[in-house]
Predicted 3D model of a 1398-nucleotide RNA (small-subunit ribosomal RNA) from an uncultured bacterium. Its mean pLDDT, the model's own confidence on a scale to 100, is 84. Its Rfam family is "Bacterial small subunit ribosomal RNA".
């Protein structure tokens, strides 16, 4: 003391990268900024440096006296000037000692450099302690100074003189240092120490205040330093072989001192896969940081060590350098110069230029610590202590507290009610830290020197030593600190998720933003601003770096069947691992003990600065290392012995193991020869190709290669690759059963060898057949293919390469262990002799538990282990380049980077899709009838024109659609002319009492001006009403159907969609709903991990068809009765038909069969009706951002004297054209004229509108009747029966045009229907295509209504006449269900690859 999340997907698991939140920082950048206290600051040019300090000190070593003072003397009046080393001192010279520390940087080392531990019996060591001893006597120089030179200068030559703690002889020395003999003792090989004997060879200095200090040798100690050793300390094998002093020895030289450190000689070594040589790249440690640790990065600041001082080299002095501020030489570079020569080395503290994102002041003091010299004062000290700069950091202080609702104003926001900012302010009280100003003010200071006592010491003194007192001295700095008096200081990022915090407004795929994922195309919590909010605060963010998380190199702690990732397969060699018992060891190991592990940091605990960071004292820790001691379980080492692991001998056995030799027979193919004759052959069809020069079939002969049918089999052998016709020699492995021997001899296995398919490759040979390349004929837009006819290489031999492959079980090798069932090969035992049963060894199948991400695997493991080997660490670039090796070549082994992407991938799940499978429907097709497509004409659309030709609708699923009906209205279009609170609404405020009708005039008309009339109720305060005014406000067929809501189409009336609970799965999900059968149906049944349930389906619900009650005008009228010319015409009556209320009635209920004793079918009987009777209503979960802002409603924008709203004309009706939908029609199954019959179902008072009478007719006048089972539209047509027309562009067909009229309606001119005469156009049955219908359907024939002043060939609704074909599913189309691939999920209209272009 271990924390995750975001992102591959429609969804999931799972593998694997990206990314992010933490921690740090010698940091830099933006933006901001009040103190203060402790740190810490060139990380990049070891790049270059002006200036200035950064090491001297000693007169108590000398000789001395420039210069400074002080005394003396002299001269002068002074001022001052001269003498005198006499005194303080003391430049320069000779000595001492320090300038080897301190201070700086991090070049350079990858090394004993560092770090730990050893060691030196292989050394030194100045100043320093301690001990002992000495110090005697003599010599000669020489600097400095003086004289003469030389040089520009730096410096420098020559002469003359002279001290010393300079130097040099002599003397002395038992101890020292060398030898050389003898003896002992000890270790560690070499050796070592000790005792005696001899020999040789080495010293000193003085000064002095007489206290003392210095010197000399030797010995010892401390301290410091050299030398070796163990071990630990980077990266690359795309560096693998590297070394001649190179490795040893012998002997010399050298050193302080071992040592190839150097020589000369001798040997020929020595180092390396445990990584030698090489190349890059780095000072190391103590620590820093991070991290749960292990571990990872990192070495600024501080401490150790090392190296280095302009670049190389070299030595001298010295106790100690090869020497930062020392010398010499080269070398670059700068600088002075009189060209002759010199001079310099800031990696030392400031400081400069220069590099750069980026690093201070040319401060002040030795007061303190420290250091150097001196006896000491004191000198020196850019070590150090302070100060100054910069938020670089860490720490801590403010920016005020308290109260304070009307919840001020004022900002945003709004559902306009409010809400938020917010106790926040404003206002009242209080209080004063830092800052300034004043006042007072320290600590840091002592063991100074010197004085005084006191005690130690001395025979005394004294000097000197100890304790005490007293004693000068402070840079920081008038600084911390008290204390009074005043009155100031908050910014930064953030708000899509991750991740803490959301609204408006601008923008409109623009700008822009971003760490991923991503945000932005007119309603952006993601942009930019703005309210608000979060976060952190004198900061706040961004960049870099770096460690975390990353189990994402995994030792703690990953993994390889399909995700990256078992080597093509084998044999060995190093290494690594290794069966039983016994014994001894102690290397590993465990435990104890002692030393070492530097301070510092970190951790604990106390203490000091008001705290805090700092700063101190004490512990523990420092997991290491070294030694000693103890134990022997394992593991190792040595030795014994075991036999169960391996093997060896003997018996028997199966095989397409291998290699070589001969042999066989069917089949093609070619040659000869007969027989034969015209076509063969090939394909989806075909051609090319062969054939009359005789093919092709046929039959004998022969040749020549190659392959070996059946047997044949998830059988056999073999490591793998690989292997098949028979026989023969060689030959290897593999099974078995039982005996005997060996006696751990065994397991992996880099490297290495060696095998190794196809193609290629080299040389000879061979060549039926097959067949890359090629030619040539089809295919096809095209065809460099699939398909055909031919064909060389090759395919075989032999010999040599080559060395890969989807060499796959995509599963390394060996070895134990772990349920099973069932097959098949080989061989063996048992007995009760089988289709028995045990048992080895292979080689399949299912399969339990366990594993697995899931598919799966499962004793042939992908389970449980154990040992060893190879390999993995996102996609892509790339198995590519570059080296290097193999190889003749092709090419193969080894094998990255740059750059780019947020993913790539595995497995399973839902749907989708398939020129994949099964099974089923549907007027799907087929079978048929009848259209469209060709004419005319009506409609509708495009497109085109137009001032407008308003505007939606556009595959199916827009086009006779919104439109149940545009002359004006409608109308939204247009072109004119008006209006501006406004044509319609509401609500206040004023003001009016009318306004409005009626009427004239003026215009196109809207609308203006008149002229006439001129309100109600009241409590008298006013109210209604209405007009006028102004104000909020109306008003919009203006935009967005991609912001909606509500309505609809359309898959499709298709048979589906779905939920609870269970259950299965880690889940996404799946089961149920799938199977067996059936149905129109997810419609039953039956089965079953499912049971149930809801929305669809079916039933209910209306039209129809039987029937039965009731009902009984306006409806009927059999029967009775009356009457007409005739009628239910009247009395009657309700049986009839009929109306309309409510009941039955069809349920596979009956029978026979089939079927699974089922659901259900097939028949059939009975019934009006028979298996949903027929039709209609009614459309599940969804889908296509389908359609509608112009039915309505509605958010958001936009327009407001106009996109509004009012008239009047036009326009929506246009026409080269081009399509849809339909009507007539083309004729004789017909047209015409005549007679004659039969309906349903509606509609009618602003309406239907009889009968009469006029008109040819459209219609007109008159006028019953009817608010309707009563009256009216009302004639139904086709059909019948009679005539006529006689196959023409007609006696079809009616367009179009001219003329006359009706009607409707303010108005039929653009632009209405309808009549009549009169014209009489295409058009003779319709090309690819294409549409509709399964029975009262299709055809046909007519009629009724909606709309509506008129205007249907549309729609819509009635009935009459009334077929023909199918009962099958191959195909086309669409649909279900199951089930398979899938790299698709915006879903095949997907995805995607390449080549060119931008």
């Nucleotide at each position: 003391u271990u924390a995750g999340a975001g992102u591959u997907u429609g969804a999931u698991c799972c593998u694997g990268g990206c990314u992010c939140a933490g921690g740090a920082u010698g940091a830099a950048c933006g933006c901001u900024a009040g103190c203060g206290g402790c740190a810490g600051g060139c990380u990049u040019a070891a790049c270059a440096c002006a200036u200035g300090c950064a090491a001297g000190u000693c007169g108590a070593g000398g000789g001395g006296c420039a210069g400074c003072a002080u005394g003396u003397c002299c001269a002068g009046c002074a001022a001052u000037g001269g003498a005198u080393g006499a005194u303080g001192g003391c430049g320069a010279c000779c000595g001492g000692c320090g300038g080897a520390a301190g201070g700086g940087u991090g070049c350079g080392u990858a090394a004993c450099g560092c770090g730990u531990g050893a060691g030196c019996a292989a050394c030194a060591u100045g100043c320093c302690c301690u001990a002992u001893a000495c110090a005697g006597g003599g010599a000669g120089a020489u600097a400095c100074a003086c004289c003469a030179g030389g040089g520009a200068a730096a410096c420098u030559u020559g002469g003359u003189c002279u001290a010393a703690u300079a130097u040099c002889c002599c003397a002395u020395a038992g101890c020292a240092u060398u030898c050389a003999u003898u003896g002992a003792a000890g270790g560690c090989a070499u050796c070592u120490u000790u005792a005696a004997u001899g020999a040789a060879u080495u010293a000193a200095a003085g000064c002095u205040u007489c206290g003392g200090u210095g010197g000399u040798a030797u010995a010892g100690g401390a301290u410091u330093g050299g030398c070796u050793c163990g071990c630990g300390u980077g990266a690359c094998a795309u560096u693998a072989g590297c070394c001649a002093g190179a490795u040893g020895g012998u002997g010399a030289g050298g050193u302080a001192a071992c040592g190839g450190c150097u020589c000369a000689c001798c040997a020929u070594a020595g180092c390396a896969a445990u990584g030698a040589u090489g190349u890059c790249u780095a000072g190391g440690g103590g620590u820093u940081u991070u991290g749960a640790g292990a571990g990872g990065a990192a070495g600024g600041c501080c401490c150790c060590c090392c190296a280095c001082a302009c670049u190389g080299g070299g030595a001298c002095u010295g106790a100690g350098a090869c020497a930062c501020g020392g010398c010499c030489c080269a070398g670059a570079c700068u600088c002075c110069u009189a060209c002759g020569g010199g001079a310099g080395g800031c990696a030392g503290c400031a400081g400069u230029u220069g590099a750069g994102a980026a690093u201070c002041u040319u401060g002040c003091a030795c007061a303190a610590u420290g250091g150097g010299g001196g006896g000491a004062a004191c000198c020196c000290u850019g070590a150090u202590g302070c100060a100054g700069c910069g938020a670089c950091g860490c720490c801590g202080c403010g920016u005020g507290g308290a109260u304070g609702a009307u919840g001020a104003a004022g900002g945003c926001c709004u559902u306009c009610g409010g809400g938020u900012u917010g106790u926040a302010a404003a206002g009242u009280c209080c209080g004063a830290u830092a800052a300034g100003c004043a006042g007072g003010g320290a600590a840091g200071a002592a063991u100074a020197a010197g004085u005084g006592a006191g005690g130690g010491g001395u025979a005394a003194u004294a000097u000197u030593c100890c304790u005490c007192a007293u004693g000068a001295u402070g840079a920081c700095g008038g600084u911390a600190c008290c204390u009074g008096c005043c009155u100031a200081a908050a910014g930064c990022c953030c708000c899509g998720g991750c991740u803490a915090a959301c609204u408006a407004c601008g923008u409109g795929c623009c700008a822009g933003c971003a760490g991923c994922c991503g945000c932005g195309g007119u309603a952006a919590u993601a942009c930019g601003u703005a309210u608000g909010g979060g976060g952190c605060g004198a900061g706040c963010g961004u960049u870099g770096u770096u460690c975390g998380g990353a189990a994402u190199u995994a030792u703690u702690g990953g993994g390889u069947g399909u995700a990256a990732a078992g080597g093509g397969c084998g044999u060995c060699u190093a290494g690594g691992c290794g069966g039983g018992a016994g014994a001894u060891u102690a290397a590993g190991u465990u435990a104890g003990a002692u030393g070492u592990g530097a301070a510092a940091g970190g951790c604990g605990u106390g203490g000091g600065c008001u705290u805090a960071a700092c700063c101190c004292g004490c512990g523990a820790a420092u997991u290491g290392c070294a030694u000693c001691u103890a134990a022997a379980a394992c593991u190792g080492g040595u030795u014994u012995u075991c036999u169960u692991g391996a093997g060896u001998u003997c018996g028997g056995g199966a095989g397409a193991g291998g290699a070589g030799a001969g042999c066989g027979g069917a089949a093609u193919u070619c040659u000869u020869g007969g027989u034969g004759u015209a076509g063969c052959g090939g394909u989806g069809a075909a051609a090319u190709g062969c054939g009359u020069a005789g093919a092709u079939a046929u039959c004998a002969a022969g040749a020549a290669g190659a392959a070996c049918a059946c047997c044949a089999g998830u059988g056999g052998c073999g490591a793998a690759g690989g292997c098949g016709g028979c026989u023969c020699u060689c030959u290897g492995g593999c099974c078995u059963a039982g005996a005997a021997c060996u006696g751990a001899c065994g397991c992996u296995g880099a490297a290495g060898c060696g095998c190794g398919a196809a193609a290629g490759c080299g040389u000879g040979g061979g060549u039926a057949g097959c067949g890359a390349a090629c030619g040539g004929g089809a295919u096809u837009a095209g065809a460099u293919a699939c398909c055909c006819c031919g064909g060389u290489a090759g395919u075989c031999c032999a010999c040599g390469c080559c060395g890969u492959a989807a060499a796959c079980g995509u599963u390394g090798u060996a070895u134990a262990c772990u349920a099973g069932g069932u097959g098949u090969u080989a061989g063996u035992g048992g007995c009760u002799u089988g289709a028995c049963u045990a048992c080895u060894a292979g080689u399949g199948c299912c399969g339990c538990a366990g594993c697995a991400a899931a598919c799966g695997c499962a004793u042939u493991a992908a389970g449980u282990a154990u040992a060893c080997c190879a390999c993995c660490u996102g996609g892509g670039g790339a198995g590519u380049a570059c080296g290097c090796c193999c190889g003749c070549a092709a090419g193969g082994g080894u094998g990255a980077a740059a750059c780019u992407c947020a993913a790539a991938g595995a497995a399973a799940u839902a749907g989708a899709c398939g020129g994949g499978g099964g099974c089923c429907c549907g007027c799907a097709c087929a079978a048929g009838c009848g259209g469209u497509g060709g004419a005319g004409c009506a409609u509708g659309u495009g497109g085109u024109u137009u001032a407008a030709u308003u505007c939606g609708a556009u595959g199916a699923u827009a086009c006779g659609c919104g439109a149940a009906g545009a002359a004006c209205c409608u109308u939204a279009c247009c072109u004119g002319g008006g209006c501006u609170u406004g044509a319609a609404c509401u609500g206040u405020g004023c003001u009016u009492g009318a306004c409005a009708g009626g009427u004239g005039u003026a215009g196109a008309g809207a609308u203006a001006c008149g002229c006439u009339c001129u309100c109600c109720c009241u409590u008298c305060g006013g109210g209604g009403c209405a007009a006028g005014u102004a104000c909020a406000g109306a008003g919009g067929u203006g935009c967005u159907g991609c912001a909606u809501g509500g309505u609809u189409g359309u898959c499709g009336u298709c048979a589906g969609c779905u939920c609870g609970u269970g259950u299965c799965g880690u889940g996404a999900g799946a089961u149920g709903u799938u199977g067996g059968g059936u149905u129109a149906a997810g419609u039953c049944c039956c089965g079953c991990a499912a049971c149930g349930a809801g929305c669809g389906c079916a039933a209910c619900c209306c039209c129809u068809c039987c029937u039965c009650u009731c009902u009984g005008u306006u409806g009927c009228u059999a029967u009775c009765a009356g009457g007409u010319a005739a009628u239910g015409c009247u009395g009657g009556g309700c049986a009839c038909u009929c109306u309309g209320a409510g009941g039955g009635a069809a349920c596979u209920g009956c029978c026979g069969g089939u079927g699974a004793c089922a659901a259900a079918c097939c028949g059939g009987a009975g019934g009006a009706a028979g298996g949903u009777g027929g039709g209609g209503g009614g459309g599940a979960c969804g889908u296509c951002a389908a359609a509608u802002c112009a039915u309505c409603a509605c958010g958001g924008c936009c327009c407001c004297u106009a996109u509004g709203u009012c008239c009047a004309g036009g326009g929506c009706u246009a026409c080269a054209c081009a399509c849809g939908u339909g009507c007539u029609a083309c004729a004789a199954u017909g047209g015409c004229c005549g007679g004659u019959a039969c309906a349903a179902a509606g509609a009618g008072u602003u309406g239907c509108u009889a009968a009469a009478c006029c008109g040819c007719g459209a219609g007109g006048u008159c006028a019953a009747g009817c608010u309707a089972a009563u009256c009216u539209c009302a004639a139904a047509a086709a059909a019948c029966c009679g005539g006529u027309c006689u196959c023409a562009g007609u006696u079809c067909g009616g367009a179009u045009u001219g003329g006359a009229g009706u009607c409707u309606g303010c108005a039929a001119c653009u632009c209405g229907a309808c009549u009549c005469c009169a014209c009489g156009a295409a058009g003779u049955u319709g090309g690819a295509a294409u549409c509709g219908c399964u029975a009262g359907u299709a055809a046909u024939c007519g009629u009724g209504g909606a709309u509506c002043a008129g205007a249907a060939c549309g729609c819509u609704a009635c009935g009459g006449u009334g077929a023909a074909u199918a009962a099958a599913u191959u195909c086309c189309c669409g649909g279900g269900c199951c089930u398979u691939g899938u790299a698709c999920u915006c879903a095949c209209c997907g995805c995607c690859c390449g080549u060119c272009a931008a």